[in-house]
Context: one part of a larger RNA
RNA sequence: CCUGCAGAUAGACGAAAAGACCCCGGGAGCUUUACUGCAACUUGGUAUUGAGGAUAUGUUUUACAUGCGUAGCAUAGGUGGGAGACUUUGAAUCGCUGCUUUUGGGUGGCGUGGAGUCGUCAGUGAAAUACCACUCUUGUGUGAUGUAUUUUCUAACCCCGACGGAAAAAACGUCGAGAGACAUUAUCUGGUGGGCAGUUUUAGUGGGGCGCUAUCCUCCUAAAAAGUAACGGAGGAGUCCAUUAAGGUCAGCUAGGCGCGAAUGGAAACCGUGCCGAUAGUGUAUAGGCAUAAGCUGGCUUAACUGUAAGGCGUACAUGCCAAGCAGAUGCGAAAGCAGGGCUAAGUGAACCGACGGUCCGUAUUAGAUGCGGCCGGAGAUUAUCGGAUAAAAGCUACCCCGGGGAUAACAGGCUAGUUCCGCCUAAGCGUCCAUAGCGACGGCGGAGUUCGGCACCUCGAUGUCGGCUCAUCUUAUCCUGGGGGUGGAGAAGCUCCCAAGGGUUUGGCUGUUCGCCAAUUAAAAAGAUACGCGAGCUGGGUUCAGACCGUUUAUG
Numbered sequence: 001c002c003u004g005c006a007g008a009u010a011g012a013c014g015a016a017a018a019g020a021c022c023c024c025g026g027g028a029g030c031u032u033u034a035c036u037g038c039a040a041c042u043u044g045g046u047a048u049u050g051a052g053g054a055u056a057u058g059u060u061u062u063a064c065a066u067g068c069g070u071a072g073c074a075u076a077g078g079u080g081g082g083a084g085a086c087u088u089u090g091a092a093u094c095g096c097u098g099c100u101u102u103u104g105g106g107u108g109g110c111g112u113g114g115a116g117u118c119g120u121c122a123g124u125g126a127a128a129u130a131c132c133a134c135u136c137u138u139g140u141g142u143g144a145u146g147u148a149u150u151u152u153c154u155a156a157c158c159c160c161g162a163c164g165g166a167a168a169a170a171a172c173g174u175c176g177a178g179a180g181a182c183a184u185u186a187u188c189u190g191g192u193g194g195g196c197a198g199u200u201u202u203a204g205u206g207g208g209g210c211g212c213u214a215u216c217c218u219c220c221u222a223a224a225a226a227g228u229a230a231c232g233g234a235g236g237a238g239u240c241c242a243u244u245a246a247g248g249u250c251a252g253c254u255a256g257g258c259g260c261g262a263a264u265g266g267a268a269a270c271c272g273u274g275c276c277g278a279u280a281g282u283g284u285a286u287a288g289g290c291a292u293a294a295g296c297u298g299g300c301u302u303a304a305c306u307g308u309a310a311g312g313c314g315u316a317c318a319u320g321c322c323a324a325g326c327a328g329a330u331g332c333g334a335a336a337g338c339a340g341g342g343c344u345a346a347g348u349g350a351a352c353c354g355a356c357g358g359u360c361c362g363u364a365u366u367a368g369a370u371g372c373g374g375c376c377g378g379a380g381a382u383u384a385u386c387g388g389a390u391a392a393a394a395g396c397u398a399c400c401c402c403g404g405g406g407a408u409a410a411c412a413g414g415c416u417a418g419u420u421c422c423g424c425c426u427a428a429g430c431g432u433c434c435a436u437a438g439c440g441a442c443g444g445c446g447g448a449g450u451u452c453g454g455c456a457c458c459u460c461g462a463u464g465u466c467g468g469c470u471c472a473u474c475u476u477a478u479c480c481u482g483g484g485g486g487u488g489g490a491g492a493a494g495c496u497c498c499c500a501a502g503g504g505u506u507u508g509g510c511u512g513u514u515c516g517c518c519a520a521u522u523a524a525a526a527a528g529a530u531a532c533g534c535g536a537g538c539u540g541g542g543u544u545c546a547g548a549c550c551g552u553u554u555a556u557g
Stems, first nucleotide, its partner, number of pairs: 022405006028397004034199005040192003044188004050153011062141004067136001077135005084118003094111007158178001160176005202214003211231001215237006238386001239283001240342002247301007255279001256276006281290002284347001286345003305328004311322003317387001330339003353380001356377004361373004412459001413457001414455003418452001420448006429439002466541001467539003471533001472530005479504003482499006506520005
């Protein structure tokens, strides 16, 4: 040195398990004032479901009553017929009494009484309740019927008991008690309804969550055509304006600031005058414009029109934008002309759906009315996740699962070095005096790669994570021990700097602690690196699964 065997485990990002953490996609379990259903419970109608009575009420039959403007005997419902009608089958009168009432009467019952009462004639729009027929308003009684409430019944239905077939459940039968047209059940219907079910619960994102954002307008970024990203930097919009327009047209005008002067009058009112020249104004953000004004004022008005449209800009599409001209009707202007909103660029929403208005259209019915559909017109969306999934939708999961990702986080490494640590330059100042013995502001320049970070580059078909134990190896920016310079070094003890890594660098109390505080020592009780060294070496106190207990809260259970 090789091989075998035995031992030890630093590495082979060792083996094992398509990472459980995290994210993305999917699923499941659970919750609820997420959405939509279903069971269940409940309300009412109808059926199963029959008989009688009372009360209230509606309709209807029949009998009786009822009806008041003025004039007029007086309480005249309407129309027709009509010259007589009622009365010993008891008229007038009187007494008692019921109903009604406009208080004047009307109309019944009983008794008394014993022969009359009323009409035709006059007044009235209409003539006699003298009499008869039909009928209206209002009311009473009776009958029929409906509804509601209540009550009684028994035969449906329900329930219990006894008995019957030698003992035996159910069923059946007989008898009896209770209850009773209720309940039960079926169907329709309103409500309650995580008890159960199916689902939804957006995306962007220097990981995800929280926050913010998602459409439109203006500027910068944007690199002198157009266009151009970021959770880049700044702002705005979801309108406003028509009986004094902020629109159209015709005509006219010029703002704002400063100086000086001038009663009340002042920093600023109105007046005069000069200088600057757009600094003003524009409904509203910003940008670009604007004096021939697009700014300000006045007159007259409605083009803030209807039907079209050559040609262009822009553009994946769908949207979007500009527009001469033609026809009709109109406004202003003497006219030429101008006017299809506003100085321009924001002020917004596709389809479907239903509704509204119009229409020579199609279709159905037989003529009409009408229904359905088409065409034209405008309206209904914070469909704002703004190219709008549905008419209709929130959460938890540490009980979790699957597919994936180092496309993406937590550990470690890497890059970086804001932060951290260390050093240097300058020297205002401190140091009695004196910048530099020792310090050193305001500033400037570096180094290291121990902190907290940033990035997300290897690893998610797994690189085990804090602390301790054991065993360590290295660095030096040296804590001790060694050698030197300076000193605000008398000596001793110190301070500071230079050289130096050979060796060394404690034990206890508390805490899972690293750290820290405390106690007692020591020459000293240095700082770091090594996957914050070391779990195929140990531990498992902490962190970080699943169980459970206690406390608090929900909860004024």
Background:
The part of an RNA shown here (large-subunit ribosomal RNA, domain V) has 557 nucleotides and comes from Candidatus Zambryskibacteria bacterium RIFCSPLOWO2_01_FULL_45_21. The full RNA is in RNAcentral, with records from SILVA. NCBI's taxonomy places the organism under Bacteria, Bacteria candidate phyla, Candidatus Zambryskiibacteriota.